Record summary
A computed fold for a 355-nucleotide RNA from a Negativicutes bacterium, annotated as Bacterial RNase P class A. Taxonomically the source falls in Negativicutes (Bacteria, Bacillati, Bacillota). Rfam family: Bacterial RNase P class A. It is annotated as a ribozyme. It is recorded under the gene name rnpB. The RNAcentral record of the sequence draws on ENA. The prediction has a mean pLDDT of 78.
RNA sequence: UGAGUUGACCAGGCAAUCGCGGCCGGCGACGGCGGAGGAAAGUCCGGGCUCCACAGGGCAGGAUGCUGGAUAACGUCCAGUGGGAGAGAUCCCGAGGAUAGCGCCACAGAAAUGUAGACCGCCUGCCGCCGGGCAGGCAAGGGUGCAACGGUGCGGUAAGAGCGCACCAGCGGCCGGGUGACCGGCCGGCUAGGCAAGCCCCAUCCGGAGCAAGACCAAGUAGGAGGGAGAUGAAGCGGCCCGCUGAUCCCUCGGGUUGGUCGCUAGAGCUGCAGGGUAACCUGCAGUCGAGAUAAAUGAUUGCCACCGGACCGCAAGGUUCGGGACAGAACCCGGCUUAUGGUCAACUUGGACG
Numbered sequence: 001u002g003a004g005u006u007g008a009c010c011a012g013g014c015a016a017u018c019g020c021g022g023c024c025g026g027c028g029a030c031g032g033c034g035g036a037g038g039a040a041a042g043u044c045c046g047g048g049c050u051c052c053a054c055a056g057g058g059c060a061g062g063a064u065g066c067u068g069g070a071u072a073a074c075g076u077c078c079a080g081u082g083g084g085a086g087a088g089a090u091c092c093c094g095a096g097g098a099u100a101g102c103g104c105c106a107c108a109g110a111a112a113u114g115u116a117g118a119c120c121g122c123c124u125g126c127c128g129c130c131g132g133g134c135a136g137g138c139a140a141g142g143g144u145g146c147a148a149c150g151g152u153g154c155g156g157u158a159a160g161a162g163c164g165c166a167c168c169a170g171c172g173g174c175c176g177g178g179u180g181a182c183c184g185g186c187c188g189g190c191u192a193g194g195c196a197a198g199c200c201c202c203a204u205c206c207g208g209a210g211c212a213a214g215a216c217c218a219a220g221u222a223g224g225a226g227g228g229a230g231a232u233g234a235a236g237c238g239g240c241c242c243g244c245u246g247a248u249c250c251c252u253c254g255g256g257u258u259g260g261u262c263g264c265u266a267g268a269g270c271u272g273c274a275g276g277g278u279a280a281c282c283u284g285c286a287g288u289c290g291a292g293a294u295a296a297a298u299g300a301u302u303g304c305c306a307c308c309g310g311a312c313c314g315c316a317a318g319g320u321u322c323g324g325g326a327c328a329g330a331a332c333c334c335g336g337c338u339u340a341u342g343g344u345c346a347a348c349u350u351g352g353a354c355g
Stems, first nucleotide, its partner, number of pairs: 001351010012305007020035001022033004037327001041338002044336005049210004056242004061206005066080005081095001082093004096201002101199002103195003119142002121138007150168006169191001171188007214262004224253006235245002269288008307324007
């Protein structure tokens, strides 16, 4: 100095003036205090909270899917196993079951799962006579295909074949290690296709709706009119059945209100220290309070400083001047994931050049 990999952090600071909305004080004028994010976003998962039986049983349906752990929970995270990519740092993985059953495997090919199949071919016998034909054996070689039923080699044979043997792969058993996924060793018969991101099977989890949840106050109105269902069961219950509760419910017409308060922000909170754990994380102690709007506030201008870039001056340290600062905008609250986005730093890998 080039190319990369991983992780962490920041998201300008201070002041003044004007403005917006919140709280507190004040009769008032006014004063004081504080006012977006790392993603507030997408609303994709998980939980709290609220209501419906303080949520029950079954079926259906859905989700997840190597192992162990973390957690309120998760499809998240951590640590590992196995597989894959890369020269490497490192990264990626829908990674349960194909001896439960069903289904599929296009085209090509003789044959696509049957202890199947034979197009070319190899071998034996007979005929024939030089074109070959018939019968039988074979599956090594060729050909087709993503895939042809283990691979390579030696032996063997008429030709062949796990037919025999050695090594390798796979499967099964035993032994050892590990909590486990799995790993290592020995032995055996020689051999079993793929797809579950097709149905399915297995294991685990899941009731529904959501802050427009829900509760209250005020205002308005009427116990309105018409029709229908209902203790032979309305409705809750929004897939169905059981079960529970047990009296209202539905449609049409004509009207009224469409205001306020609570929920609402002190919480699985944040910061620091100590301890445990490889880690995710947990425990203890101390300190701390950091938005709460409802058509929706959180902004603008100026000055100084810091940062970045350009130009000029200077041998240099530095100075002067001009310009710039991304993505974005809380709406019940948390934990994640994903996406958008400017910069800084550290560690590591791998080239090159120079000393």